[in-house]
Large-subunit ribosomal RNA, domain IV from an Alphaproteobacteria bacterium, 329 nucleotides, folded computationally. The organism belongs to Alphaproteobacteria, within Bacteria. It matches the Rfam family "Bacterial large subunit ribosomal RNA". Its family is annotated with structural constituent of ribosome and ribosome in the Gene Ontology.
Context: one part of a larger RNA
RNA sequence: CGAUACUGAAGGAACUCUGCAAAUUACUCUUGUAACUUCGGGAUAAAAGAGCCCCGCUUGGCGCAAGCUUAGACGGGGGGCACAAAAAUGGGGGUGGCGACUGUUUAUCAAAAACACAGGGCUAUGCGAAGUCUCACAUGACGACGUAUAUGGUCUGACGCCUGCCCGGUGCUGGAAGGUUAAGGAGAGAGGUGCAAGCUUUGAACCGAAGCCCCAGUAAACGGCGGCCGUAACUAUAACGGUCCUAAGGUAGCGAAAUUCCUUGUCGGGUAAGUUCCGACCUGCACGAAUGGCGUAACGACUUCCCCACUGUCUCCAGUAUCGACUCA
Numbered sequence: 001c002g003a004u005a006c007u008g009a010a011g012g013a014a015c016u017c018u019g020c021a022a023a024u025u026a027c028u029c030u031u032g033u034a035a036c037u038u039c040g041g042g043a044u045a046a047a048a049g050a051g052c053c054c055c056g057c058u059u060g061g062c063g064c065a066a067g068c069u070u071a072g073a074c075g076g077g078g079g080g081c082a083c084a085a086a087a088a089u090g091g092g093g094g095u096g097g098c099g100a101c102u103g104u105u106u107a108u109c110a111a112a113a114a115c116a117c118a119g120g121g122c123u124a125u126g127c128g129a130a131g132u133c134u135c136a137c138a139u140g141a142c143g144a145c146g147u148a149u150a151u152g153g154u155c156u157g158a159c160g161c162c163u164g165c166c167c168g169g170u171g172c173u174g175g176a177a178g179g180u181u182a183a184g185g186a187g188a189g190a191g192g193u194g195c196a197a198g199c200u201u202u203g204a205a206c207c208g209a210a211g212c213c214c215c216a217g218u219a220a221a222c223g224g225c226g227g228c229c230g231u232a233a234c235u236a237u238a239a240c241g242g243u244c245c246u247a248a249g250g251u252a253g254c255g256a257a258a259u260u261c262c263u264u265g266u267c268g269g270g271u272a273a274g275u276u277c278c279g280a281c282c283u284g285c286a287c288g289a290a291u292g293g294c295g296u297a298a299c300g301a302c303u304u305c306c307c308c309a310c311u312g313u314c315u316c317c318a319g320u321a322u323c324g325a326c327u328c329a
Stems, first nucleotide, its partner, number of pairs: 001324008010315002014313001019310001027051005036041001038158001052078005057072002060069003079083001091308004096303002098300002103115002119156007131142003159295004164225003169222002171218005178213003184207002189202005226244005253287001254284001265281005
């Protein structure tokens, strides 16, 4: 000087990114227990008291009895610094965010708000099913010894209230017309050669599939969801009007948000003092409805802020034990 334990006056988070770490709490019985709630919970909520030993008495059970044992929210007494005397053994409360929950995950820096999930929707598939695997083909296996209340794919993610407008683009589905269109068919005609028969090269109409064009449908398919100007008897604002553009111009709900640049926005709360936090406002740079929107009891080794208790985290360090380092041998 360090590691691992332990102790500490007064203060008690002033430490720090953060109460990280440590401390507190801890058992049983009795009393008592809030908001909220899906009425199950929340809840060991919180908070409070008691606990050792001896004597007496009461009480229940067993036993023929001796006696053993349960309870006493009964009485009296005793000892200790300390009675759940050691060990083991929850700190608690309030408020937001996210995710419903139990679960799963980066074996070896991430356990989470990520994945999964029950529930919801869309879509494919009529059975030798779709789909997947093997595979040149064929055959075969799973799906399934199942049969649309089934199986596959995809999105969302308990529950509650809901899920608006746009089919112009892209995709998908449907469409006995029409346009375009390959091989192929067809063969008017033309060329080469030959005396010729012929051989050979080329070739216009016309016929000719899917696809594309075209016409519809479809957004819990991919996706998208405006601008400028004016106007009310203070001012301000604009229910109202005009105009341009669009496929349609963002509905409900929420909103400085895990989203807000300007921004430490403004107001309120909490503090002596608050870039964080909570409640509002709305000027949403750049929320928004299953790429789900907004709520939500319970749950969480998640995360923000606050309070009580507690403490060497700190003011400010000190000491003890053990083991190292160090010095000497």